A computed fold for a 73-nucleotide RNA from a marine sediment metagenome, annotated as transfer RNA. The RNAcentral record of the sequence draws on MGnify. Its Rfam family is "tRNA". By type it is a transfer RNA. Its mean pLDDT, the model's own confidence on a scale to 100, is 83.

RNA sequence: GGGCCUGUGGUCUAGUGGUUAGGACGUCUGCCUCACACGCAGAAGAUCGGCGGUUCAAUUCCGCCCAGGCCCA
Numbered sequence: 001g002g003g004c005c006u007g008u009g010g011u012c013u014a015g016u017g018g019u020u021a022g023g024a025c026g027u028c029u030g031c032c033u034c035a036c037a038c039g040c041a042g043a044a045g046a047u048c049g050g051c052g053g054u055u056c057a058a059u060u061c062c063g064c065c066c067a068g069g070c071c072c073a
Stems, first nucleotide, its partner, number of pairs: 001072007010025004018056001027043005049065005
């Protein structure tokens, strides 16, 4: 330098054009306990890597860029 794949709460991940972006772990609050853990109930937390484009509508499709991984030279 070229090709391919990936990027979604603190972490891991589901979602593949359509109206509150779902789950697990973690965090916080309450209940329970003498207390802790477990368990139960609830809450906060992601403008979906960035900038553009297509579309009535983009996390999803397209282009460029950034970051990471694999392969070729």